This is a predicted structure of a 350-nucleotide part of an RNA (small-subunit ribosomal RNA, central domain) from an uncultured prokaryote.
The RNAcentral record of the full RNA draws on ENA.
Context: one part of a larger RNA
RNA sequence: CUGGGCUUAAAGGGUACGUAGGCGGACGCACAGGUGUCUUGUGAAAUCCCCCGUCUCAACCGGGGAACUGCAGGGCAAACCGUGUGUCUUGAGCCAAGUAGGGGCCACUGGAACGCUAGGUGGAGCGGUGAAAUGCGUAGAUAUCUAGCGGAACGCCGAUGGAGAAAUCAGGUGGCUGGGCUUGUGCUGACGCUGAGGCACGAAAGCGUGGGGAGUAAACAGGAUUAGAUACCCUGGUAGUCCACGCCGUAAACGAUGCGCACUGGAUCGAGGAGGCUCUGACGCCCUCUCGGUCGAAGCAAAAGUGUUAAGUGCGCCGCCUGGGGAGUACGGUCGCAAGGCUAAAACUC
Numbered sequence: 001c002u003g004g005g006c007u008u009a010a011a012g013g014g015u016a017c018g019u020a021g022g023c024g025g026a027c028g029c030a031c032a033g034g035u036g037u038c039u040u041g042u043g044a045a046a047u048c049c050c051c052c053g054u055c056u057c058a059a060c061c062g063g064g065g066a067a068c069u070g071c072a073g074g075g076c077a078a079a080c081c082g083u084g085u086g087u088c089u090u091g092a093g094c095c096a097a098g099u100a101g102g103g104g105c106c107a108c109u110g111g112a113a114c115g116c117u118a119g120g121u122g123g124a125g126c127g128g129u130g131a132a133a134u135g136c137g138u139a140g141a142u143a144u145c146u147a148g149c150g151g152a153a154c155g156c157c158g159a160u161g162g163a164g165a166a167a168u169c170a171g172g173u174g175g176c177u178g179g180g181c182u183u184g185u186g187c188u189g190a191c192g193c194u195g196a197g198g199c200a201c202g203a204a205a206g207c208g209u210g211g212g213g214a215g216u217a218a219a220c221a222g223g224a225u226u227a228g229a230u231a232c233c234c235u236g237g238u239a240g241u242c243c244a245c246g247c248c249g250u251a252a253a254c255g256a257u258g259c260g261c262a263c264u265g266g267a268u269c270g271a272g273g274a275g276g277c278u279c280u281g282a283c284g285c286c287c288u289c290u291c292g293g294u295c296g297a298a299g300c301a302a303a304a305g306u307g308u309u310a311a312g313u314g315c316g317c318c319g320c321c322u323g324g325g326g327a328g329u330a331c332g333g334u335c336g337c338a339a340g341g342c343u344a345a346a347a348c349u350c
Stems, first nucleotide, its partner, number of pairs: 004321003007304002012318001014201002017198001021194003025088007033081002035077008049065005091191001092188003095184005103177007110154001114150008125136002162169002206247006215241002220236004258317006266295008275286003299306002323350003332343004
């Protein structure tokens, strides 16, 4: 390098959009760049291969042939690839009418709980644990009632449910806004698929500036436990958690399963829509499209399992793997305020 692979053995990029590139629907016509065929020239000699010869043989050497799979010119062919042109509608998109949804952003707003403040009642404990203690409390706690303030999260509905490219998204109302699905066939007429670079989004933690701070809680302090206890348990408690703006760019970012298209027995449940039948209706039944699950034929798989949501059968394109450790490290480059990220070895060793 090839062969071979990537759910769990090494291996799918965290996700999307998209540049170059690769690949690309049906039917004509034209061209002849690729392609095929014929031919001309060339492809030095030697070497390799075949035949013959000659040194007694062989190597060596001599002669002949083939080959030199290539390049260039010319003729012909036009199926396929390509190019140009015309037509088409099934791929793709648009339009119209509907429809479900925690999809996104902004503003306003609600109740429960909790903490604090003030006041009333009350009078000795409360709290906490395996048991305790630290802690709080006669300067009146805990409990209870009233009023006020504050921040964060939204019980029931709620699901085996929905939406989103992923990360993720849930009290209510309003505004702005993205996408999906169904039906109609009305329009465009291949406008498509993938996507190295690139660009955008990207949980938590962390960072910068300014706010906010109820609860919780790294660090920290104390009390316990213990041989010790820099822990697990308890009492406190600061960053943080929340908001705005700007960074960071990583996760078991998981379905550990890249995206698109086509094809290949079924059964059943759920979500959203259209149609048909019975019927006054509710409802039920049938059919169909999209989405989410479960069980399973064939097949596949080392097995577990997977199985129209494929890990089956094929095609297109991208990413990635190549024994363990050293190491996702060093060095260099680049990005970052930093923390660090991305890219990424070798010696040595088993």